Large-subunit ribosomal RNA, domain IV from an Actinomycetota bacterium, 361 nucleotides, folded computationally. The full RNA is in RNAcentral, with records from ENA. Its Rfam family is "Bacterial large subunit ribosomal RNA". The source organism's lineage runs through Bacteria, Bacillati and Actinomycetota.

[in-house]
Context: one part of a larger RNA
RNA sequence: CCCUGGUUAAGGAACUCGGCAAAUUGCCCCCGUAACUUCGGGAGAAGGGGGACCACGGUAGGGUGAAGGACCUCGCGUCCCUAGCUCGAUGUGGUGGCACAGACCAGGCCCAAGCGACUGUUUACUAAAAACACAGGUCCGUGCUAAGUCGCAAGACGACGUAUACGGACUGACGCCUGCCCGGUGCCGGAACGUUAAGGGGAGGGGUCAGCUUCCUUCGGGGGGCGAAGCUCCGAACCUAAGCGCCGGUAAACGGCGGCCGUAACUAUAACGGUCCUAAGGUAGCGAAAUUCCUUGUCGGGUAAGUUCCGACCUGCACGAAUGGCGUAACGACUUGGGCACUGUCUCAACCAGGGACUCG
Numbered sequence: 001c002c003c004u005g006g007u008u009a010a011g012g013a014a015c016u017c018g019g020c021a022a023a024u025u026g027c028c029c030c031c032g033u034a035a036c037u038u039c040g041g042g043a044g045a046a047g048g049g050g051g052a053c054c055a056c057g058g059u060a061g062g063g064u065g066a067a068g069g070a071c072c073u074c075g076c077g078u079c080c081c082u083a084g085c086u087c088g089a090u091g092u093g094g095u096g097g098c099a100c101a102g103a104c105c106a107g108g109c110c111c112a113a114g115c116g117a118c119u120g121u122u123u124a125c126u127a128a129a130a131a132c133a134c135a136g137g138u139c140c141g142u143g144c145u146a147a148g149u150c151g152c153a154a155g156a157c158g159a160c161g162u163a164u165a166c167g168g169a170c171u172g173a174c175g176c177c178u179g180c181c182c183g184g185u186g187c188c189g190g191a192a193c194g195u196u197a198a199g200g201g202g203a204g205g206g207g208u209c210a211g212c213u214u215c216c217u218u219c220g221g222g223g224g225g226c227g228a229a230g231c232u233c234c235g236a237a238c239c240u241a242a243g244c245g246c247c248g249g250u251a252a253a254c255g256g257c258g259g260c261c262g263u264a265a266c267u268a269u270a271a272c273g274g275u276c277c278u279a280a281g282g283u284a285g286c287g288a289a290a291u292u293c294c295u296u297g298u299c300g301g302g303u304a305a306g307u308u309c310c311g312a313c314c315u316g317c318a319c320g321a322a323u324g325g326c327g328u329a330a331c332g333a334c335u336u337g338g339g340c341a342c343u344g345u346c347u348c349a350a351c352c353a354g355g356g357a358c359u360c361g
Base pairs, nucleotide, nucleotide: 001356002355003354004353005352006351007350008349010347011346014345019342027051028050029049030048031047036041038173052095053094054093055092056091061087062086063085064084068080069079070078071077096100108340109339110338111337112336113335114334115332116331120132121131136171137170138169139168140167141166142165148157149156150155174327175326176325177324179257180256181255184254185253186250187249188248189247190246193245194244195243199239200238204234205233206232207231208230211226212225213224214223215222216221258276259275260274261273262272285319286316297313298312299311300310301309
């Protein structure tokens, strides 16, 4: 010097990102307990008092209740009573110690805010959370050989269930609510018209070729034209599904929810007006917020002093209604701010014990 413990004058968070760590509290009985609340809670709220041993005295009282007695619907019946066993104060008086829940074991508490309702679940080995789940809500699908899922199939799950069921998606207790937009994308419905594949269809055209014809000929043949049937290649009109176009619906489907200018008898502001654009221009509620850039916004509270915190304001860079909005008792090894108590966290360090390091051997 390091580690693990112990004690500490005065102060008491001045430490620090932060009371991290430590300290305080701790058990039983009694008294007494606020806001708020879903009336259950909150509550062990908070805050106080008592506690050993001896005597009265194992007392008062409570539980159980053999035997006995009474009644009787007769039984493992009901009632009474006591013995025994057991639990066991209050009070009064006294005794000892520094200390009586004498060691060990054994809640610190309160106020306010955010998030998540809650108990649960999770990154086995850096994250336990405001993440996941959750009851509850809504939408969509599914009529049973269900939809959906696994499998090449047989088959199986769903389910030996049947729409109060099952599958999928979103939201996430509860309370008050959940506005406007269907133009785009998706989904659902419609089927008149347009478009449209293979297929059908076969107008027509090409190739080949028997043959016919014409020209030339060294008569062997050669060149040109036409060209049946067959074979073969191409092939228009026309017929024809879903889909798409088209017409509607649908937002607790994916999503979206404006700009400029002017205007009131101080000023400021603009209930009001004009104009442009849009599918429609953000309703309620909330708001410098887990969201606010400017920003330590401004005002108020708390402090001697407060980029944090709480309450307001609204100029919302860039909240907003089941990608839910705003509240909310209870709950939380969550996060933030404050206070009381308490302390070696600190001012500022000291000593002690044990174990290391180190020195000598």